[in-house]
Context: one part of a larger RNA
RNA sequence: GGAUGAACGCUGGCGGCGUGCUUAACACAUGCAAGUCGAACGGGAAUUACUUUAUUGAAACUUCGGUCGAUUUAAUUUAAUUCUAGUGGCGGACGGGUGAGUAACGCGUGGGUAACCUGCCUUAUACAGGGGGAUAACAGUCAGAAAUGGCUGCUAAUACCGCAUAAGCGCACAGAGCUGCAUGGCUCAGUGUGAAAAACUCCGGUGGUAUAAGAUGGACCCGCGUUGGAUUAGCUAGUUGGUGGGGUAACGGCCCACCAAGGCGACGAUCCAUAGCCGGCCUAAGAGGGUGAUCGGCCACAUUGGGACUGAGACACGGCCCAGACUCCUACGGGAGGCAGCAGUGGGGAAUAUUGCACAAUGGGGGAAACCCUGAUGCAGCAACGCCGCGUGAGUGAUGACGGCCUUCGGGUUGUAAAGCUCUGUCUUCAGGGACGAUAAUGACGGUACCUGAGGAGGAAGCCACGGCUAACUACGUGCCAGCAGCCGCGGUAAUACGUAGGUGGCAAGCGUUGUCC
Repeated sequence: GGAUGAACGCUGGCGGCGUGCUUAACACAUGCAAGUCGAACGGGAAUUACUUUAUUGAAACUUCGGUCGAUUUAAUUUAAUUCUAGUGGCGGACGGGUGAGUAACGCGUGGGUAACCUGCCUUAUACAGGGGGAUAACAGUCAGAAAUGGCUGCUAAUACCGCAUAAGCGCACAGAGCUGCAUGGCUCAGUGUGAAAAACUCCGGUGGUAUAAGAUGGACCCGCGUUGGAUUAGCUAGUUGGUGGGGUAACGGCCCACCAAGGCGACGAUCCAUAGCCGGCCUAAGAGGGUGAUCGGCCACAUUGGGACUGAGACACGGCCCAGACUCCUACGGGAGGCAGCAGUGGGGAAUAUUGCACAAUGGGGGAAACCCUGAUGCAGCAACGCCGCGUGAGUGAUGACGGCCUUCGGGUUGUAAAGCUCUGUCUUCAGGGACGAUAAUGACGGUACCUGAGGAGGAAGCCACGGCUAACUACGUGCCAGCAGCCGCGGUAAUACGUAGGUGGCAAGCGUUGUCC
């Protein structure tokens, strides 16, 4: 000098764009953050219309006996619409947060899989025949303070289970051809054997099953690179390899039985400490050094530890089970919870924001759609925390006014500075109009940006320094005191170094100090 997620002191006009718990992965009140589909299903509720029955009885007619029956209410039949607790489907594995752990195939980079999987989507081919038994909801009953649970009975499906069929597919057996760097791979024909399907409809469609291919997403393996310590020198029994099996989507001591005795290490094993990695960011002429906030990619974690279930995908932040700590409810028998989601609270700290608006846009989930959900996101609020831009007026104005300060008392300086005169209107204030973002409709932002008109210099400057380094000096006070200080060093009676004033220099809505990096 540059940089900063900064903090502190003094000061503070506006706008745009960004950024904002670096500390306690400390504990959390409250609200919201993942639902959706009635075009899968049986119920339930409400409304409307219709059928039938009962009830009410206006007006009119009347032979005064009644006739006709508008209207009211209730039940019932059928149909339609809306809502929905439950069964069922898809989604809750994405999106959002954090960096505790991890020195590792975790990450980066380059390869491999002839050792693999892939819901939704696209393409192609072939299908969808015929049956069965349940169960929630519901009703009844019982237990319990509650959370919730038991028993009995009824019922549906795109829920569940057999059967049929098999172009193609899986498994076993034995052949032929082609081919690869190896284990091997591909194609063809044969025998045996095994496994499918679901309907709904507003009639337009939307779905279902199998196989093959694609796309997308993932899994595993390998080469190289990836902090410090030797005041850590030896480490290792599933350890290293083999055979056989199990398991997995798949290879593999991944796991198991048996066999052998191996494997790693001064080219630093093991141990200890520290740390998420990268694209990047800062600095530097570069090489390098430092760093890993925001944004993007990968990984890991979700109160601590362990475990599996479901599923195409999890060993699952707002799912389940067990154990621990903590908090809460309790009728003491037993239960409930997890902000490292968005706000917000306490605490810690030098220090870091609103319990805001909207799904209008972009994107995501569900749905045929209308639409619903979305603290993702878009916006607004707070903070000079940063960067950038603008303003705080312009011109003229000498009697060089007043005042201040200095003075050799002559004057000098503040200083064209002020006043005065002539202007301007950026920002601002008021009034009117008023968007783009949305293609027909739909705008939170927002009566915002912007435009027009009017008013008036009116509302808007500070901070640090002035001995040398280092741009900028005098007076007074103080008297090795009070104090200053980055280094050298100032201060003990004439201090340009302390304090104040005037002046000057520098930067400027900032200025200075401190911390950290080059």
A computed fold for a 518-nucleotide part of an RNA from a metagenome, annotated as small-subunit ribosomal RNA, 5' domain. Its Rfam family is "Bacterial small subunit ribosomal RNA". Rfam links the family to the GO terms structural constituent of ribosome and ribosome.